Transfer RNA from a Candidatus Moraniibacteriota bacterium, 73 nucleotides, folded computationally.
[in-house]
This record gives sequence, C1' cells and structure tokens, in this order.
RNA sequence: GCGGGUGUCGUAUAAUGGCUCAUUAUAUCAGCCUUCCAAGCUGAGGAUGAGGGUUCGAUUCCCUCUACCCGCU
Repeated sequence: GCGGGUGUCGUAUAAUGGCUCAUUAUAUCAGCCUUCCAAGCUGAGGAUGAGGGUUCGAUUCCCUCUACCCGCU
C1' cells in the first nucleotide's frame, strides 16, 4: 500500500428500515425485607466510534474518516 472483519450504557449482549422508553443480564444508586450484613423483591439513572448521504423513517443501507483484529504484498 491492497483486501476482509469488528465498534451499542461501567462490563457482556439482543435488535432482518417501522413508530412507544433501543432488549436482557450484571454492576451502580434508592427503597422494602433483616437486630446488622449478605441473599431476595421493587424501582431509578446510564449506550448505537466520528462526519456526511439515501429514505416519510437508519443500530440496520451507501460513502469518507478513525480505533482494533486478520490476511496479502
């Protein structure tokens, strides 16, 4: 330099262009329970790598950039 793949709450994940609050688990916080702690129950906050395009509508499709991984040279 060329080609391919991946990027979603702190962590790990789901979501074949469709409406609402982007899912679930765990972690964090609050409450309940308990003499206290743990466990358990209930609730809350938190995310689509960046920019642009297509579309009535984009995590999803297209382009560029970026980080990482693999292969070729």
Lineage of the source: Bacteria > Bacteria candidate phyla > Candidatus Moraniibacteriota. Rfam family: tRNA.